[in-house]
RNA sequence: GGCGCUCGCGCGGGAGAGCGCGGCCGUUCAUCGAACGGGCCGCCGCCGAAGGCGCAACACCCGGAACCGCUCAGGCAAAAGGGCCGCGCGAGAGCA
Numbered sequence: 001g002g003c004g005c006u007c008g009c010g011c012g013g014g015a016g017a018g019c020g021c022g023g024c025c026g027u028u029c030a031u032c033g034a035a036c037g038g039g040c041c042g043c044c045g046c047c048g049a050a051g052g053c054g055c056a057a058c059a060c061c062c063g064g065a066a067c068c069g070c071u072c073a074g075g076c077a078a079a080a081g082g083g084c085c086g087c088g089c090g091a092g093a094g095c096a
Stems, first nucleotide, its partner, number of pairs: 002095002005092009018044001020043005025037005045076003051072001052070003058063001
């Protein structure tokens, strides 16, 4: 130097489901009400792809086991995030 594996970093792609309702607060408009807020609290509905937890045969030391289940957390216009995928770089152990 080659091959794949694991981890880290960078770039690109990446689904689902509420711009729900009520109260409070604040701001703006200008006039007694409206509009707005990635504000706070509560209620109802929903999603599954951060994270978390759980699971049969078999195996029984590890596993199987996550693309399944739960929905604690998170999320439900856009943005952000996003299991995972691709490319590049670096590190580690391994094979020839």

Annotation: Glycine riboswitch aptamer, 96 nucleotides, folded computationally. Model confidence (mean pLDDT): 78 of 100.